This is a predicted structure of a 683-nucleotide part of an RNA (large-subunit ribosomal RNA, domain II) from an anaerobic digester metagenome.
Context: one part of a larger RNA
RNA sequence: GCCAACGAGUUAAUGUCAUAAGCGAGGUUAAGUAUUACAGGUAUGGAGCCGCAGCGAAAGCGAGUGUUAAUAGCGCGUAUAGUUUAUGGUAUUAGACCCGAAACCAGGUGAUCUACCCAUGGUCAGGUUGAAGGUUGGGUAAAACCAACUGGAGGACCGCACCAACCGUCGUUGAAAAGUCGGUGGAUGAACUGUGGGUAGGGGUGAAAGGCCAAACAAACCUGGAGAUAGCUGGUUCUCUCCGAAACAUAUUUAGGUAUGGCCUCAGGAUCAAGAUUAACGGAGGUAGAGCACUGACUGGGCUAGGGGGCUUACACGCUUACUGAACCCAAUCAAACUCCGAAUGCCGUUAAUUGUUUCCUGGGAGACAGGGCGUGAGGGAUAAGCUUCACGUGCGAGAGGGGAACAACCCAGACUGUCAGCUAAGGUCCCCAAAUAGAUGCUUAGUGCUUAAGGAUGUUCAAUUGCUCAGACAGCCAGGAUCUUGGCUUAGAAGCAGCCACGAUUUAAAGAGUGCGUAACAGCUCACUGGUCGAGUGGUAGAGCACCGAAGAUGAUCGGGACUUAAGCAUCUUGCCGAAGCUGCGGAACGAUACGCAAGUAUUGUUGGUAGGAGAGCAUUGUGAAUGCACAGAAGGUGAACUGUGAGGUUUGCUGGAGCGUUCACAAGAGACCAUGUUGGC
Numbered sequence: 001g002c003c004a005a006c007g008a009g010u011u012a013a014u015g016u017c018a019u020a021a022g023c024g025a026g027g028u029u030a031a032g033u034a035u036u037a038c039a040g041g042u043a044u045g046g047a048g049c050c051g052c053a054g055c056g057a058a059a060g061c062g063a064g065u066g067u068u069a070a071u072a073g074c075g076c077g078u079a080u081a082g083u084u085u086a087u088g089g090u091a092u093u094a095g096a097c098c099c100g101a102a103a104c105c106a107g108g109u110g111a112u113c114u115a116c117c118c119a120u121g122g123u124c125a126g127g128u129u130g131a132a133g134g135u136u137g138g139g140u141a142a143a144a145c146c147a148a149c150u151g152g153a154g155g156a157c158c159g160c161a162c163c164a165a166c167c168g169u170c171g172u173u174g175a176a177a178a179g180u181c182g183g184u185g186g187a188u189g190a191a192c193u194g195u196g197g198g199u200a201g202g203g204g205u206g207a208a209a210g211g212c213c214a215a216a217c218a219a220a221c222c223u224g225g226a227g228a229u230a231g232c233u234g235g236u237u238c239u240c241u242c243c244g245a246a247a248c249a250u251a252u253u254u255a256g257g258u259a260u261g262g263c264c265u266c267a268g269g270a271u272c273a274a275g276a277u278u279a280a281c282g283g284a285g286g287u288a289g290a291g292c293a294c295u296g297a298c299u300g301g302g303c304u305a306g307g308g309g310g311c312u313u314a315c316a317c318g319c320u321u322a323c324u325g326a327a328c329c330c331a332a333u334c335a336a337a338c339u340c341c342g343a344a345u346g347c348c349g350u351u352a353a354u355u356g357u358u359u360c361c362u363g364g365g366a367g368a369c370a371g372g373g374c375g376u377g378a379g380g381g382a383u384a385a386g387c388u389u390c391a392c393g394u395g396c397g398a399g400a401g402g403g404g405a406a407c408a409a410c411c412c413a414g415a416c417u418g419u420c421a422g423c424u425a426a427g428g429u430c431c432c433c434a435a436a437u438a439g440a441u442g443c444u445u446a447g448u449g450c451u452u453a454a455g456g457a458u459g460u461u462c463a464a465u466u467g468c469u470c471a472g473a474c475a476g477c478c479a480g481g482a483u484c485u486u487g488g489c490u491u492a493g494a495a496g497c498a499g500c501c502a503c504g505a506u507u508u509a510a511a512g513a514g515u516g517c518g519u520a521a522c523a524g525c526u527c528a529c530u531g532g533u534c535g536a537g538u539g540g541u542a543g544a545g546c547a548c549c550g551a552a553g554a555u556g557a558u559c560g561g562g563a564c565u566u567a568a569g570c571a572u573c574u575u576g577c578c579g580a581a582g583c584u585g586c587g588g589a590a591c592g593a594u595a596c597g598c599a600a601g602u603a604u605u606g607u608u609g610g611u612a613g614g615a616g617a618g619c620a621u622u623g624u625g626a627a628u629g630c631a632c633a634g635a636a637g638g639u640g641a642a643c644u645g646u647g648a649g650g651u652u653u654g655c656u657g658g659a660g661c662g663u664u665c666a667c668a669a670g671a672g673a674c675c676a677u678g679u680u681g682g683c
Stems, first nucleotide, its partner, number of pairs: 001683006011094013026050003032044004054061002064076004097235002100232001104225006115199009124189001126158003129154001133150006162186003166183003170179001201217001203213003238618006248261005263367001264365007273357001274358001275355009289341001290339002295335003299331004306324002308321004371396001373394008401412003416588004421584003427578003430562003436575001438574006449564001455549002459546004464541005476533005482506003487501003512527001516525002589608008619672001621669010637656008
């Protein structure tokens, strides 16, 4: 991993609701006893319980009572239906649907591993160094001291055994639940080691690492309390039919839990009415917009009090001002917490039409209270986020189908079922790929189409406006482009051309006190401007369409691909066609409504996506009772086949098997498994 078997809402008591039944102002027995055909028995048993009266804290009173001074008012009552069983739903208390902790406590078991200690034993090849001390000699007054020899100390040195474990390899379902190989450290010591013994779980032991205490120790292991608790995770077993949510409000030691309400479902009830939609009419309102009348903000101008500066002045005045400037005036603006104004929607109501229980009430059962995307209006953020928080809507959630290359939410459209029929939606119509290589008119040359901006640009098309132009424009070519003058200043120099100031005049067809290069400064080249030549258009400005640049990403590119250029691109128009589970045709099913009918049923018409969840109807398994059957001429079981039912399933039959097993009605459950890192077994 697969297969098989096992594996999860049970039982009891007590409430409550529904359904069914009995009796009914009553209903009912419990234990016990008796009996028996021993069963789901029967009889007895009235103790007790519920109901028939309530109110009050109580005394108490009583269809009333409490409050109160009250006879007022108000609260709770009074108008009768209950009760006992059964079945089902659900609640409470119990382990209470099942599995699952880490933990806590009690009593025990462990120091054969390991930590430390006690007792008693054992082990350490070989080599080196050469302390103290000693002896002899020297030396001294005696010592000290010196030398040689001797001696054999040391948590001394090198290095086996032994012990350790610093580095690397291999190993990593190992040869091994810690090793192998090669190096490495200690190796007479705080050494290593045998045997026996001691210390025990909030305790030991610890040269201290929270280490070790029998291969998992921040509190061992075993058994018990014990099915601890788990607002958490996982799992929870057959079918079909009807309806169908929520991810909100409030509260919460509350935020991934729960309660009440809202939203779902089922049952009962209520209405000449309620609800919904549309229309008309009547209302409240202060949003969008707009405005500046208020409150504030804000720009320019005018006018002006005050302030500052200057002048004058002993003081007080006074005069003045390219300073500032409240208020006021003119013009122009801004506002969620401004409003002289003010919609559309929405909301409330009245009337009418349509619809027809959609509405409301009571009760049983829930689920849900992590939402998320998109569009719109807003707050936060950076007018960032597949961001975050609200509001309105939508769909996803719980929604399949078609389109969008792929893609919960975007566009189209809501799947009862069958059909080798038809029509359409969005979107498409050259090929992949169903349908136009359709038609008309333009645009684009960038493969733009098939990624973006500020900004840039004699791209190109269209349509304006304004110059110059046969008295000759624009572009090209030929020629001129001068003089006062080197303008003045500055400067070493400054001559059109470093810089500052001025920017005149003359001759002219025209020529700047000079447009750009250039020189140290001049020079030189050139432009503006003018003439000639040429001979018809040529400039500027703003706008619209489509293109261009701007345009950089990591393995190989790309519009989904191929490919496409009077398109198979873009814009406008036209006519076909394709295209879905939409709609239609034909057949079928279930469930409603209406009509007919005594009923069965028939006809018409409508509905039938669905998670959590509510409601209904069934299938299968095991056993029991009653009735009735099958079976050695072959039961159950196994394994194939055929037929059949909407489904769970059922029937028949071949082979196998070798002794039991069905059907109908009713009842009772250890009553249905692909999933719990499920359990056990097999492979």
The RNAcentral record of the full RNA draws on SILVA. Its mean pLDDT, the model's own confidence on a scale to 100, is 85.